Model confidence (mean pLDDT): 87 of 100. Small-subunit ribosomal RNA, 5' domain from an uncultured forest soil bacterium, 484 nucleotides, folded computationally. Its Rfam family is "Bacterial small subunit ribosomal RNA".
Context: one part of a larger RNA
RNA sequence: AACGAACGCUGGCGGCAGGCUUAACACAUGCAAGUCGAACGAAGGCCCCUCUUCGGAGGGUGUCCUUAGUGGCGGACGGGUGAGUAACGCGUGGGAAUUUGCCUGUCGGUACGGAACAACCAAGGGAAACUUUGGCUAAUACCGUAUACGCCCUACGGGGGAAAGAUUUAUCGCCGAUAGAGAAGCCCGCGUCGGAUUAGCUUGUUGGUAGGGUAACGGCCUACCAAGGCGACGAUCCGUAGCUGGUCUGAGAGGAUGACCAGCCACACUGGGACUGAGACACGGCCCAGACUCCUACGGGAGGCAGCAGUGGGGAAUAUUGGACAAUGGGGGCAACCCUGAUCCAGCCAUGCCGCGUGAGUGAUGAAGGCCUUAGGGUUGUAAAGCUCUUUCAGCGGGGAAGAUGAUGACGGUACCCGCAGAAGAAGCCCCGGCUAACUCCGUGCCAGCAGCCGCGGUAAUACGGAGGGGGCUAGCGUUGUUC
Numbered sequence: 001a002a003c004g005a006a007c008g009c010u011g012g013c014g015g016c017a018g019g020c021u022u023a024a025c026a027c028a029u030g031c032a033a034g035u036c037g038a039a040c041g042a043a044g045g046c047c048c049c050u051c052u053u054c055g056g057a058g059g060g061u062g063u064c065c066u067u068a069g070u071g072g073c074g075g076a077c078g079g080g081u082g083a084g085u086a087a088c089g090c091g092u093g094g095g096a097a098u099u100u101g102c103c104u105g106u107c108g109g110u111a112c113g114g115a116a117c118a119a120c121c122a123a124g125g126g127a128a129a130c131u132u133u134g135g136c137u138a139a140u141a142c143c144g145u146a147u148a149c150g151c152c153c154u155a156c157g158g159g160g161g162a163a164a165g166a167u168u169u170a171u172c173g174c175c176g177a178u179a180g181a182g183a184a185g186c187c188c189g190c191g192u193c194g195g196a197u198u199a200g201c202u203u204g205u206u207g208g209u210a211g212g213g214u215a216a217c218g219g220c221c222u223a224c225c226a227a228g229g230c231g232a233c234g235a236u237c238c239g240u241a242g243c244u245g246g247u248c249u250g251a252g253a254g255g256a257u258g259a260c261c262a263g264c265c266a267c268a269c270u271g272g273g274a275c276u277g278a279g280a281c282a283c284g285g286c287c288c289a290g291a292c293u294c295c296u297a298c299g300g301g302a303g304g305c306a307g308c309a310g311u312g313g314g315g316a317a318u319a320u321u322g323g324a325c326a327a328u329g330g331g332g333g334c335a336a337c338c339c340u341g342a343u344c345c346a347g348c349c350a351u352g353c354c355g356c357g358u359g360a361g362u363g364a365u366g367a368a369g370g371c372c373u374u375a376g377g378g379u380u381g382u383a384a385a386g387c388u389c390u391u392u393c394a395g396c397g398g399g400g401a402a403g404a405u406g407a408u409g410a411c412g413g414u415a416c417c418c419g420c421a422g423a424a425g426a427a428g429c430c431c432c433g434g435c436u437a438a439c440u441c442c443g444u445g446c447c448a449g450c451a452g453c454c455g456c457g458g459u460a461a462u463a464c465g466g467a468g469g470g471g472g473c474u475a476g477c478g479u480u481g482u483u484c
Base pairs, nucleotide, nucleotide: 001483002482003481005480006479007478008477009476012356013355014354015353016352017351018349019348020314025312026311027310029309030308031307034073035072036071039070040069042067043066044065045064046062047060048059049058050057051056080267081266082265089192090191091190092189093188094187095186098184099183100182103180104179105178106177107176108175109174110173111145112144113143114142120135121134122133123132124131125130151160152159153158165172166171167170193239194238195237200230201229202228205227206226207225208224209223210222211221212220242264243263244262245261246257247256248255249254269290270289271288272287273286292303293302294301295300320346322345323344324343328342329340330339331338332337359389360388361387362386369380370379371378372377393425395420396419397418398417399416403411428473429472430471431470432469433454434453435452439468440467441466442465443464449456450455
């Protein structure tokens, strides 16, 4: 000098920031990912018409409303955490054997058919979660045929492969190919903590051939062949650790560090696995195993806060079960709009930084009181009182934004402006032996105590405790911890 700090004493206001560093411990409750009726069938509601035994029945209509289901897109983003990882993980600079939904540009196409399955109905099973059988049905769901500029394979003869429609008639879509943008996967050079009281390590190991696999190269995998590969320039093993831009310190070199913000990586109760998909081996998806918790009719089921709040626990220690989608951004939708604990705000905390205030001027008989005293006085001290003023901040009253290109403002009657009253509501903490700015008295008597180091205290202690006085900093001041 610094801090994501804590503790003690104290505490007026505002702006901006920050706020579980410990148990990647366990979690009650609510919310955090939905959306589309302009893909589809259906049920119900509203409205209209007809009939009516006044219970109801039938029919119709619509940019109408609601609902579960089929289907599409999204749930791989955004948000959290740092357990693991000493590694092509990260940083930096290169590389070739790749993929890519949505978006942009270009070229071409969008023809004809078919069979199902939910919902629904019927019959069951189960305490529940849920589930079985039979029957009906639509589609931008599924399948076939046709066509193929370009596309893919080819032993160059040939072979293979597509589509989906909707409505308000203006659009939104769909399929193939190609280029781009952005994104992602892979490979390599160099850099990246400590230990040698770890010296040898390795059998898919190192290389080759062939095949498989992948979007793609590759022992990535398999078979066969060879016997290689790494290592004192530290392999292997052990310990520790997410990495970086940066941050702190320092004149610099360097040292320490990686909170907040940003990039990358890894993880999502623990371990394993794949499915779907352009993209995951998927935090709020699936399956299996395990531990734990809960429900149960004991047969069987349900769950995963390292999302936002919040609870218990741990700890020296870290906040509200708040408001709004108004803005920015994201998902869906033609749109209206819906969703969004991302985000924007508000709440709590002197945790930090910055700013402001707690008054200003005048005022000597140097009042009273306190303290000291050589008893004369000195000091507190222009300090107070008194007089003359001012009104920042806080308070009260009135007005009142920008943030919003047309509408829409959670914040918020906020910021800000005007007016009113009244010095009125607002100062503490540490220290005073030397280092080190600041001294006396009383009490105590190696006691009680102080202390960062040197050291103080055993009867005059500037070092302990109190008081007066003084010094320093100031809404803070000290102490402790850590780094330079």